[in-house]
RNA sequence: GGGGCUGUGGUCUAGCUUGGCAAGAUUCAAGCAUGGGGUGCUUGCGACCCCGGUUCAAAUCCGGGCAGUCCCA
Numbered sequence: 001g002g003g004g005c006u007g008u009g010g011u012c013u014a015g016c017u018u019g020g021c022a023a024g025a026u027u028c029a030a031g032c033a034u035g036g037g038g039u040g041c042u043u044g045c046g047a048c049c050c051c052g053g054u055u056c057a058a059a060u061c062c063g064g065g066c067a068g069u070c071c072c073a
Stems, first nucleotide, its partner, number of pairs: 001072007010026004020056001028044006049065005
């Protein structure tokens, strides 16, 4: 220098193909149960890497960047 793949709560992941209310686990906070702890249950907080385009509507499609990873040179 060229090419492939990946980027979503603090952490791990689903959703992307086929555009339509962003889901689950865990962590954290509060509460309940226990004499207390472990643990269990309930509730809550919190996210689409950035910019632009298409569209009534974009995590999703298109373009350009950034970061990580792999391959080629």